[in-house]
RNAcentral holds the full RNA, with entries from ENA, Greengenes and SILVA. The part of an RNA shown here (small-subunit ribosomal RNA, 5' domain) has 508 nucleotides and comes from an uncultured bacterium. It matches the Rfam family "Bacterial small subunit ribosomal RNA".
Context: one part of a larger RNA
RNA sequence: GGAUGAACGCUGGCGGCGUGCUUAACACAUGCAAGUCGAACGGAGAUAGCGGAGAGCUUGCUCUCUUCUAUCUUAGUGGCGGACGGGUGAGUAACGCGUGGGUAACCUACCCUGUACAGGGGGAUAGCAGCUGGAAACGGCUGAUAAAACCGCAUAAAACGGCAGUACCGCAUGGUACAACCGUCAAAUAUUCAUAGGUACAGGAUGGGCCCGCGUCUGAUUAGCCAGUUGGUGGGGUAACGGCCUACCAAAGCGACGAUCAGUAGCCGGCCUGAGAGGGUGAACGGCCACAUUGGGACUGAGACACGGCCCAAACUCCUACGGGAGGCAGCAGUGGGGAAUAUUGGACAAUGGGGGAAACCCUGAUCCAGCGACGCCGCGUGAGUGAAGAAGUAUCUCGGUAUGUAAAGCUCUAUCAGCAGGGAAGAUGAUGACGGUACCUGACUAAGAAGCACCGGCUAAAUACGUGCCAGCAGCCGCGGUAAUACGUAUGGUGCAAGCGUUAUCC
Repeated sequence: GGAUGAACGCUGGCGGCGUGCUUAACACAUGCAAGUCGAACGGAGAUAGCGGAGAGCUUGCUCUCUUCUAUCUUAGUGGCGGACGGGUGAGUAACGCGUGGGUAACCUACCCUGUACAGGGGGAUAGCAGCUGGAAACGGCUGAUAAAACCGCAUAAAACGGCAGUACCGCAUGGUACAACCGUCAAAUAUUCAUAGGUACAGGAUGGGCCCGCGUCUGAUUAGCCAGUUGGUGGGGUAACGGCCUACCAAAGCGACGAUCAGUAGCCGGCCUGAGAGGGUGAACGGCCACAUUGGGACUGAGACACGGCCCAAACUCCUACGGGAGGCAGCAGUGGGGAAUAUUGGACAAUGGGGGAAACCCUGAUCCAGCGACGCCGCGUGAGUGAAGAAGUAUCUCGGUAUGUAAAGCUCUAUCAGCAGGGAAGAUGAUGACGGUACCUGACUAAGAAGCACCGGCUAAAUACGUGCCAGCAGCCGCGGUAAUACGUAUGGUGCAAGCGUUAUCC
């Protein structure tokens, strides 16, 4: 000198774009953050209407019941989605990450392409009704019922399994093509008739799993470490290879090219600095990983060992009729606490995207916006011209003057910003705008509403007076202060930067 997610002191006009718990992965009141589909299903409720029955009677109206039709709502069964999106960095020195490969050892819902198919049956169960337990959370028994829920049967190979075969190829196990025989496995319908779905197989796309080469902090005042440990065989398990697991056998394996142990740490694209090499760093944005009060476990599913799912244990908090129950903000706001320190319990789904739905649409604290903070960067303003009687005031003085100083006043102008009034977008392909009467445009109006901070001994741009008297104090280094202090304090003047200026901390 540059830089910062900064803080502190003094000061503070406007706008744009960014950015804002670095500390306690501390504890959390309250609200919201993941639903949706009635075009899968049986009900229930509401409204309207045609008809039927009954009652009241004012004889064409009212009420009740009911078949049917239409519309709407929806607790439950069922489907898809809750594995994405959002947060945090505790753990992790590791194939975690980065980079380059491998998979002849693998999976992939929804989506796209192609081929083929959808025949015929069955038994349940929730909702519901009845009875009943419990303070509650939540249940229990009996009875009836639906489905695209569940289960057989049929059909089926280019799927899977078994047994053999031929040709070609390769990278060791092997792979590809052809193909006989035997065995096994499918399906679902809805409708407003436009469609939307279902099953099997093949291919694609997308997303992942696993493996390997190389790279990835400090300490030897850590030198030996390891028993499923290292390898093999049989078996199991997985989508898949593998001590991944298991039984047996062998005794291996790693290590001064630093094993093991200890400490620290999420990694990268990047960011800061530097001429570069390098050094530091990993906030915001993007990619990957890990975690969701602590520890463990599986279930469902294409996908989880699952932040707003389940079970167990632990700590904590809450409710209780003491028998038993409920909870998890490292989602968005917000609260307490910690701290030098970090924001609103805001608006909208208008846009972009996501989930569901045939669609209308619903949901979306993702997102888009607004609010707060000079926290940062950038831009603008706080006026311009003229004006010497060099006014007054202030400071100084050798008392003559000198400085402030064209500075002010005065005169002539202008209107950026702010304020007032009128108009008023783009962002939205047909409709739909939270932002927002915002940006912007126009008009009128007044120099009015808008300047501070640090420094002035040398380094280092800028000096005088007074006060103080080794005191009070200053200080980055050298050093100032003990009676004439350009170094302390104040004033005047000056210098530098400027809506900021200084200080502190950290990095180069």